A computed fold for a 73-nucleotide RNA from a Thermoplasmatales archaeon, annotated as transfer RNA. The sequence is in RNAcentral, with records from ENA and MGnify. Its Rfam family is "tRNA". About the family: Transfer RNA (tRNA) molecules are approximately 80 nucleotides in length.
RNA sequence: GCCGCUGUAGCUCAGCAGGGAGAGCGCCAGACUGAAGAUCUGGAGGUCGAGGGUUCAAUUCCCUCCGGCGGCA
Numbered sequence: 001g002c003c004g005c006u007g008u009a010g011c012u013c014a015g016c017a018g019g020g021a022g023a024g025c026g027c028c029a030g031a032c033u034g035a036a037g038a039u040c041u042g043g044a045g046g047u048c049g050a051g052g053g054u055u056c057a058a059u060u061c062c063c064u065c066c067g068g069c070g071g072c073a
Stems, first nucleotide, its partner, number of pairs: 001072007010025004019056001027043005049065005
């Protein structure tokens, strides 16, 4: 330099042939307990890597850039 994969909650990830942003763990509160743990219930938490384009509508499609991983040279 070229090619492919990848970036979504604090962490690990799902979702995506365009229309509701989610799960587990963690965190906070309540129940339970002498207290904690476990368990149960409820809750907070996201400019979906950045910018632009297409569209009535973009996490999803297109372009550029940035970060990570791998391959070729």